[in-house]
Molecule: transfer RNA
Organism: Castor canadensis
RNA sequence: GGUGGUGUGGCCCAAGCGGUAGAGCACCUGCCUAGCAAGCAGGAGGUCCUGAGUUCAAAUCCCACUACCACCA
Numbered sequence: 001g002g003u004g005g006u007g008u009g010g011c012c013c014a015a016g017c018g019g020u021a022g023a024g025c026a027c028c029u030g031c032c033u034a035g036c037a038a039g040c041a042g043g044a045g046g047u048c049c050u051g052a053g054u055u056c057a058a059a060u061c062c063c064a065c066u067a068c069c070a071c072c073a
Stems, first nucleotide, its partner, number of pairs: 001072007010025002013022001019056001027043005050064002053061001
């Protein structure tokens, strides 16, 4: 330098052929316990890497940028 892939709550990861984003862990509150852990119930937390385009509507499609990974040179 070329090709392909991956960027989504604090962390690890989902999301069918575009229709308004979820699970687990962690965190907070309550229940339980003599107390803690575990368990149960509830809750908060996201500009979906960034910018632009298409569309009534984009995490999803097109383009560019950027970080990382793999392969080729």